[in-house]
c-di-GMP-I riboswitch aptamer from Sedimentibacter hydroxybenzoicus DSM 7310, 87 nucleotides, folded computationally.

RNA sequence: AAUAUUUUUAGGCAAACUUCUCCAAAGAGAAGGACGCAAAGCAUGAAGUCUAAGGAAUGUUAAUUCUAUGAUGGUUCGGCCGCUUAU
Repeated sequence: AAUAUUUUUAGGCAAACUUCUCCAAAGAGAAGGACGCAAAGCAUGAAGUCUAAGGAAUGUUAAUUCUAUGAUGGUUCGGCCGCUUAU
């Protein structure tokens, strides 16, 4: 440096749920807590999924439908970086 279908090593992260906060919502942050994860590290390049404040259309004026500029990296692919073991 590369590869791996690796690990009885050292460790790392943290689902659901609870509390508080932000937020129109989806969801996010912190603390607790562990379902799991060999990248469950980083960043939205592409796609998928979720939400619809704002906008548009319809309208029986109640609402309904469409739409990310919002969210998801623990949805998939791709990109970048990193630890251990073996060859």